[in-house]
RNA sequence: UCCGUAGCUCAACUGGAUAGAGCAGCUGACUUCUAAUCAGCAGGUUGGGGGUUCGAGUCCUCCCGG
Numbered sequence: 001u002c003c004g005u006a007g008c009u010c011a012a013c014u015g016g017a018u019a020g021a022g023c024a025g026c027u028g029a030c031u032u033c034u035a036a037u038c039a040g041c042a043g044g045u046u047g048g049g050g051g052u053u054c055g056a057g058u059c060c061u062c063c064c065g066g
Stems, first nucleotide, its partner, number of pairs: 002066003007023004016054001025041005047063005
């Protein structure tokens, strides 16, 4: 100095509303079965504490880890 966001890989524009996507997982459809495909579901204290703000993943600060 940079990075830390779902099990994994990553988004999130200048701070703006319910934090998303792909893969993986689960359920169902299809299939003789599996795979593929299609439909749906679930999964997050955004590394931790504090602060600023009407509002923080985003800004400031300390700490932890790489």